[in-house]
The prediction has a mean pLDDT of 82. The RNA shown here (SAM riboswitch aptamer (S box leader)) has 115 nucleotides and comes from Chitinophaga sedimenti. Of the family's consensus pairs, 97% are formed in the model. Taxonomically the source falls in Chitinophaga (Bacteria, Pseudomonadati, Bacteroidota, Chitinophagaceae). Rfam family: SAM riboswitch aptamer (S box leader). Rfam's curators write: The SAM riboswitch is found upstream of a number of genes which code for proteins involved in methionine or cysteine biosynthesis in Gram-positive bacteria.
RNA sequence: UACUUAUCCAGAAAGGCAGAGGGUACUGGCCCUGCGAAGCCUUAGCAACCAUUCCGGAGUAAUUCGGGAAAAGGUGCUAAUUCCGGCCCUGGUUCACACCGGGGAAAGAUAAGUU
Repeated sequence: UACUUAUCCAGAAAGGCAGAGGGUACUGGCCCUGCGAAGCCUUAGCAACCAUUCCGGAGUAAUUCGGGAAAAGGUGCUAAUUCCGGCCCUGGUUCACACCGGGGAAAGAUAAGUU
């Protein structure tokens, strides 16, 4: 870098440096931001994906499958659902414009594995 699988309406911020952008590359909205954005550092916190320990279950059995508990070692995260929409299908209201929903896709993020 690419691929595969799983999850994404829960949760958790202060300080220092810095100095104008940021929220998904694009796009429409909406929002955050000199009462200080991105980025970097420190401290604090959230969280059970992997690893670890323990207890049941399935299985003839396994280095198999699945559930629960403990626990921050490896990652990750700490405005708003991944902020909402864009593409497809679909329900309701409406003469219409439009508005309010449901399901999926795409893109993205994170973890684990393969390359």
Description: The sequence was found by an Rfam model in a public genome assembly.